[in-house]
């Protein structure tokens, strides 16, 4: 200086936090749900964008908070 292991560190898993857990990623990175309908481009299949409508605060499990609908009072 290079590899290679191990250890630590930091993010990341569609809406806040916290406990165990798994899994991914090292900064052009992990990861950004899902349907309908328009429009642009690509040209089967896909991407943007724009409306609408739907499910879920987890990757799993819990546990708190937020919110939404009914009905009370």
């Nucleotide at each position: 200086g290079u590899c290679c292991g191990c250890c630590u560190c930091g993010g990341c898993g569609a809406u806040g936090g916290g406990g165990c857990u798994c899994g991914c990623c090292g900064u052009c990175a992990a990861c950004c749900g899902c349907a309908g309908c328009g429009c642009u481009g690509a040209c089967u299949g896909c991407a943007c964008c724009g409306c609408u409508g739907c499910u879920g605060a987890u990757g799993g499990c819990u546990c708190c908070u937020a919110c939404c609908u009914c009905g009370g009072u």
Description
Fluoride riboswitch aptamer (crcB RNA motif) from an Actinomycetota bacterium, 73 nucleotides, folded computationally. Model confidence (mean pLDDT): 79 of 100. The sequence was found by an Rfam model in a public genome assembly.